[in-house]
RNA sequence: UGCGGGAUGGGAUAAUGGCAGUCCACGGGGCUCAUAUCCCCGAGAUCCAGGUUCGACUCCUGGUCCCGCAA
Numbered sequence: 001u002g003c004g005g006g007a008u009g010g011g012a013u014a015a016u017g018g019c020a021g022u023c024c025a026c027g028g029g030g031c032u033c034a035u036a037u038c039c040c041c042g043a044g045a046u047c048c049a050g051g052u053u054c055g056a057c058u059c060c061u062g063g064u065c066c067c068g069c070a071a
Base pairs, nucleotide, nucleotide: 001070002069003068004067005066006065007064010024011023012022013021018054026042027041028040029039030038047063048062049061050060051059
């Protein structure tokens, strides 16, 4: 320098244009003599800026960062 892949709650990971889910962790409650052993409830996220669209995590453009390949 070129090419390819990736960025989603505190962590991990889904969502092929139509309500952003799951697990762990966290908070509250229940159960229990007691304990995260089990059950219920809750808060918390789409890397940034534009564009397309009735509607964007998803498609397009530019940027930032990470990984890999080539030189």